[in-house]
RNA sequence: CGGGCCGUAGCGCAGCCUGGUAGCGCGCCUGAAUGGGGUUCAGGAGGUCGCGGGUUCGAAUCCCGCCGGCCCGACCA
Numbered sequence: 001c002g003g004g005c006c007g008u009a010g011c012g013c014a015g016c017c018u019g020g021u022a023g024c025g026c027g028c029c030u031g032a033a034u035g036g037g038g039u040u041c042a043g044g045a046g047g048u049c050g051c052g053g054g055u056u057c058g059a060a061u062c063c064c065g066c067c068g069g070c071c072c073g074a075c076c077a
Base pairs, nucleotide, nucleotide: 001073002072003071004070005069006068007067010026011025012024013023020057028044029043030042031041032040033039050066051065052064053063054062
């Protein structure tokens, strides 16, 4: 320098192909059961979907650019 993949809740991930309310597990908070813990059950909080722009009535999703991570190749030695 070129190519591919990845970036979504505190952590791990799905959703993207085929645009239409942003989800799952764990964790966290509250309550109940228990003498307490563990555990189970019920309820709840938590998101600029990496950043900017474009298309569209509408973008996590499509298009362009950029940033970061991983891998492969080229280059140099």